[in-house]
């Protein structure tokens, strides 16, 4: 990498349209306010490399820069009854 299995959270929201016409707690779309964090996507430690100060030097401290992680944090994107569909991650087998 393929395959199959397991896999959480959160509104059955208001509001307007339009479809379906099984009249519905039905599908899409827009909107409006609550919310979730495990597609994906930003941000961040301590390290470690520089440079600079401080002490005469080193060692050590502090200070800036790169570099840098996640189930951590942001909520852009995604997502919020159940079924579907997704789903970081895990297991089996290849």
């Nucleotide at each position: 990498u393929c395959a199959c299995u397991g896999g959480a959270g959160a509104g059955a929201g208001g509001c307007g349209a339009g479809c379906c016409u099984u009249c519905g707690a039905g599908c899409u779309c827009g909107u409006c306010c609550a919310c979730c964090g495990a597609a994906g996507g930003g941000g961040c430690a301590a390290g470690u490399c520089g440079g600079c100060u401080g002490c005469a030097c080193a060692u050590c401290a502090g200070c800036c820069g790169a570099u840098c992680a996640a189930u951590c944090u942001c909520u852009c994107a995604g997502g919020u009854a159940a079924a579907c569909c997704g789903g970081a991650c895990a297991g089996c087998g290849a």
The prediction has a mean pLDDT of 82. Predicted 3D model of a 94-nucleotide RNA (Glycine riboswitch aptamer) from a soil metagenome. It matches the Rfam family "Glycine riboswitch aptamer". About the family: This family represents the bacterial glycine riboswitch.